This is a predicted structure of a 691-nucleotide part of an RNA (large-subunit ribosomal RNA, domain II) from a marine sediment metagenome. The RNAcentral record of the full RNA draws on MGnify.
Context: one part of a larger RNA
RNA sequence: GCCAACGAGUUAGCUGUAUGGCGCUUGAUUAAGGGAGUAAUACCCGUAGUCAUAGUGAAAGCGAGGAUGAAUAAUCCGCCUAUGUGUCAUGCACUAGACCCGAAACCGAGUGAGCCAUCCAUGGCCAGGCUGAAUCCGUCGUAACAGAUGGAGAAGGGCCGAACCCAACGUUGUUGCAAAAGCGUGGGAUGAGCUGUGGAUAGCGGAGAAAUUCCUAUCGAACUCGGCAAUAGCUGGUUCUCCUCGAAAUAGCUUUAGGGCUAGCCUUGUGUUAAUAGCGCGGGGGGUAGAGCUCUGUUUAGGCUAGGGGGCGAAAUAAGUCUACCAAACCUAGAUAAACUUCGAAUACCCGUGUGAAUUUCACAGGAGUCAGACAGUGACAGCUAAGUGCCAUUGUCAAAAGGGAAACAGCCCAGACUAUCAUCUAAGGUCCCAAAUAAAGCUUAAGUGGCAAAGGAUGUAAAUUCACUUAUACAACCAGGAGGUUGGCUUAGAAGCAGCCAUCCCUUUAAAGAGUGCGUAAUAGCUCACUGGUCUAUUGUGAUUUUGCGCCGAAAAUGUAACGGGGCUCAAAGCUUUAACCGAAGAUAUAGAUGGCUACUUUAUUGUAGUCGUGGUAGAGGAGCGUUCCUGUCAGCGAUGAAGUUGAACUGCAAGGUUCAGUGGAGCGUCAGGAAGUGAAAAUGUUGGC
Numbered sequence: 001g002c003c004a005a006c007g008a009g010u011u012a013g014c015u016g017u018a019u020g021g022c023g024c025u026u027g028a029u030u031a032a033g034g035g036a037g038u039a040a041u042a043c044c045c046g047u048a049g050u051c052a053u054a055g056u057g058a059a060a061g062c063g064a065g066g067a068u069g070a071a072u073a074a075u076c077c078g079c080c081u082a083u084g085u086g087u088c089a090u091g092c093a094c095u096a097g098a099c100c101c102g103a104a105a106c107c108g109a110g111u112g113a114g115c116c117a118u119c120c121a122u123g124g125c126c127a128g129g130c131u132g133a134a135u136c137c138g139u140c141g142u143a144a145c146a147g148a149u150g151g152a153g154a155a156g157g158g159c160c161g162a163a164c165c166c167a168a169c170g171u172u173g174u175u176g177c178a179a180a181a182g183c184g185u186g187g188g189a190u191g192a193g194c195u196g197u198g199g200a201u202a203g204c205g206g207a208g209a210a211a212u213u214c215c216u217a218u219c220g221a222a223c224u225c226g227g228c229a230a231u232a233g234c235u236g237g238u239u240c241u242c243c244u245c246g247a248a249a250u251a252g253c254u255u256u257a258g259g260g261c262u263a264g265c266c267u268u269g270u271g272u273u274a275a276u277a278g279c280g281c282g283g284g285g286g287g288u289a290g291a292g293c294u295c296u297g298u299u300u301a302g303g304c305u306a307g308g309g310g311g312c313g314a315a316a317u318a319a320g321u322c323u324a325c326c327a328a329a330c331c332u333a334g335a336u337a338a339a340c341u342u343c344g345a346a347u348a349c350c351c352g353u354g355u356g357a358a359u360u361u362c363a364c365a366g367g368a369g370u371c372a373g374a375c376a377g378u379g380a381c382a383g384c385u386a387a388g389u390g391c392c393a394u395u396g397u398c399a400a401a402a403g404g405g406a407a408a409c410a411g412c413c414c415a416g417a418c419u420a421u422c423a424u425c426u427a428a429g430g431u432c433c434c435a436a437a438u439a440a441a442g443c444u445u446a447a448g449u450g451g452c453a454a455a456g457g458a459u460g461u462a463a464a465u466u467c468a469c470u471u472a473u474a475c476a477a478c479c480a481g482g483a484g485g486u487u488g489g490c491u492u493a494g495a496a497g498c499a500g501c502c503a504u505c506c507c508u509u510u511a512a513a514g515a516g517u518g519c520g521u522a523a524u525a526g527c528u529c530a531c532u533g534g535u536c537u538a539u540u541g542u543g544a545u546u547u548u549g550c551g552c553c554g555a556a557a558a559u560g561u562a563a564c565g566g567g568g569c570u571c572a573a574a575g576c577u578u579u580a581a582c583c584g585a586a587g588a589u590a591u592a593g594a595u596g597g598c599u600a601c602u603u604u605a606u607u608g609u610a611g612u613c614g615u616g617g618u619a620g621a622g623g624a625g626c627g628u629u630c631c632u633g634u635c636a637g638c639g640a641u642g643a644a645g646u647u648g649a650a651c652u653g654c655a656a657g658g659u660u661c662a663g664u665g666g667a668g669c670g671u672c673a674g675g676a677a678g679u680g681a682a683a684a685u686g687u688u689g690g691c
Base pairs, nucleotide, nucleotide: 001691002690003689004688005687006686011096012095013094015093016092017091018090019089020088021087022086023085024084027051028050029049033045034044035043055062056061065077066076067075068074099237100236102234106227107226108225109224110223111222117201118200119199120198121197122196123195124194125193126191128160129159130158131156135152136151137150138149139148140147164188165187166186168185169184170183171182172181203219205215206214207213212221240625241624242623243622244621245620250263251262252261253260254259264370265369266367267366268365269364270363271362275360276358278355279354280353281352282351283350284349290343291341292340296337297336298335299334300333301332302331303330305327307326308325309323310322311321312320373398374397375396376395377394378393379392381390382389403414404413405412418593419592420591421590423589424588425587429583430582431581432567433566434565438580439579440578441577442576443575444574450569456553457552460550461549462548463547464546466544467543468542469541477535478534479533480532481531483508484507485506488502489501490500514529518527519526594615595614596613597612598611599610600609601608626680628677629676630675631674632673633672635670637669638668645664646663647662648661649660650659651658652657
């Protein structure tokens, strides 16, 4: 991992409550116990008690009333006012392990020092080599010591190094040889040494050259059993079918925030009305959007003018006066606001009225689930008008919704799947090929724009507007001129049209020519422009302004084209305008069938027929069934002429399933009506077994 088996809402109660069945209701009922005794738990007693029959008050009590109160007031609870009780079944609650599995823990009583720690007692072990302390002796030496030297000697947590002990480093090993080893290197090796045997210390404890270290592969408190099915607001799991309806992720409170309780939203039953959604009409209040500046604040320019600053003034303070400064109030014009309003919508909301599909509304009662929501559009806030961000409001979808479209894609667009059909029509979206379905008319785009992006930039191109010049020849091109005062003045080394400053754009000759448009020189020179003449020539042309459509640049990212799904597309297969077709879904329609509600008729029957409205679905509520084991009755049931089981096939039921036939098998098994449950497995890192 697979297969098989096992594996989770049970049982009980001095219970409670709701619904249903049954009994009695001239109220219901027995408990313990007893009697006789049955196939039996049956039957007969037993009226103690319980519930109901009257309430109310704290109570005494009073009583269709009672209490409070001084009260005959008033208030509160009753009466008037209308089915109880016993039992069975089912739902739910409560108390119990209470749907199942799961802690880490806590407490008690015991078992452990055969491992390891320390200690006690008694034994054992340490090849070989090196060094050579004290002390003693001889000799020398000293007044005597001291000292020197030779010899003897054998000390040391001394030295080297096996056994033995250790474990600092590397490597192999890592389902190992091994739940700590092998190999190589290394440390101690007469000592605080190593070691055998026997013994001591015990868990709220012991031991510890001290590391939360050890106390039998277990240690921040051992192990075993018990309390014990501890508790788990947490995780996981929770087993057959079909049918009807179908949520929530919100509010309030919560040592509360991933848990609860009540409400909201769902379901079932009973009752009540026509009360409900929507739409039309009528009537309301509002202070949002917008707008506005009267108020409250903010704010710009100008005017007017207090006040202030500054100048003049005077010996000084001043007076007075001036002001290219600041400026209140006021005036004119213009702005601005969530916490401004002289104004003021659309919607929304409330009331009345008319209409109004219907499984709607409302009340009471039983049962829930939900309290992590997600995204999208719109209106705000927080944030950076950041976030697949946070937080509100409102609508939608997903959640709990399949189908078609968006290449793929919970939350976007279309549309809500009862079943069947090789039928029809459509939605969104599409119609060159992948891939179902297309043509026509007119224009635009040349960028593969389409098929990502801004400020900004540009003789792209198309359409339009206005103006100027133009056969008295424009625009462009070509030929020619472009002069004189003068090198204007200043400045400067120089400054001559052309470094810079100043002035004025002066005057003259002219067809025209700036005290000069650019290049150039050290400064001149030189080239050129403006301006003028000529040549040439436009069925019109040239230049400029403004607007609009579609394009261009701006445009850099990491594996590989890779920013149309791809191929590929250019009078399109791109864009705009228009027309007519078609394709396209589980939508609509058609035909057949199943099923639920309601209505009408009908039936022994909630049975049938017709009409009508339905039949996506998680949590969840409700209904109807299938199957398994056992029990009672039943079929004078089946069975060696072959039961159960098992393999295969056919038929059948919406399904769970059922029936039959054939093979196998070799002894039990079923139908129908009821009853009772150890009653249904794919999941629980499920348990056991097999492989």
It matches the Rfam family "Bacterial large subunit ribosomal RNA".